[in-house]
RNA sequence: CACGAUGCCGGCGGAGAGUUCCCGCGCACGCUGCGGGACGCCGAAGGCGCAACCACGCCCGGAAACGCUCAGGCAAAAGGACGGCGGCAUCGGU
Numbered sequence: 001c002a003c004g005a006u007g008c009c010g011g012c013g014g015a016g017a018g019u020u021c022c023c024g025c026g027c028a029c030g031c032u033g034c035g036g037g038a039c040g041c042c043g044a045a046g047g048c049g050c051a052a053c054c055a056c057g058c059c060c061g062g063a064a065a066c067g068c069u070c071a072g073g074c075a076a077a078a079g080g081a082c083g084g085c086g087g088c089a090u091c092g093g094u
Base pairs, nucleotide, nucleotide: 003092004091005090006089007088008087009086010085012083013082018039020038021037022036023035024034025033040074041073042072046070047068048067049066053062054061
């Protein structure tokens, strides 16, 4: 040097669940849009909760893809945990 970890940026992949019903406006007289309401559902933005476990003398604390569904979502678009690719930076390593 290679290599590893973390962070940032770029682009690629990325699931689930009704484009259900009613009302209003518009378009139009076929569809497509927007807003409100009702019921049903999803969990992989975020949030909250507990646990294995970690940590501590004790209390406190950290903690999931598990749970809750507050938020968000249920055609397309957008978003999307996470994954891997590229670049840069830091640390380790050498």

This is a predicted structure of a 94-nucleotide RNA (Glycine riboswitch aptamer) from a Gammaproteobacteria bacterium.
Its mean pLDDT, the model's own confidence on a scale to 100, is 77.
It was read from a public genome assembly, where an Rfam model found it.
Taxonomically the source falls in Gammaproteobacteria (Bacteria, Pseudomonadati, Pseudomonadota).